[in-house]
RNA sequence: GUGUUCGUAGCUCAGGUGAAUAGAGCGUGGGUCUCCGAAACCCAAGGUCGGGGGUUUGAAUCCCCCCGGGCACA
Numbered sequence: 001g002u003g004u005u006c007g008u009a010g011c012u013c014a015g016g017u018g019a020a021u022a023g024a025g026c027g028u029g030g031g032u033c034u035c036c037g038a039a040a041c042c043c044a045a046g047g048u049c050g051g052g053g054g055u056u057u058g059a060a061u062c063c064c065c066c067c068g069g070g071c072a073c074a
Base pairs, nucleotide, nucleotide: 001073002072003071004070005069006068007067010026011025012024013023019057028044029043030042031041032040050066051065052064053063054062
C1' cells in the first nucleotide's frame, strides 16, 4: 500500500431484521445481614455507541470520508 475485520459504561462484551428508557457480567459506591469481615441479596452512579458528513419522519444499526487496533497478502 491492497483486502478483510473490529471500535458501544472503568474492564470484557451483547445489540447490526432502522423506532423499546441503549443492555449484561465483572468492577465501583450505598444498604440489608454479621461481633467484624467475606459470601449472598437489594439499590444506585457511570455512555453524547471512535470522529465528521449523508440518507430517512426516525440511525448504535444503512451509505461515504477520516482516525485507531487485529489478521492476510505484498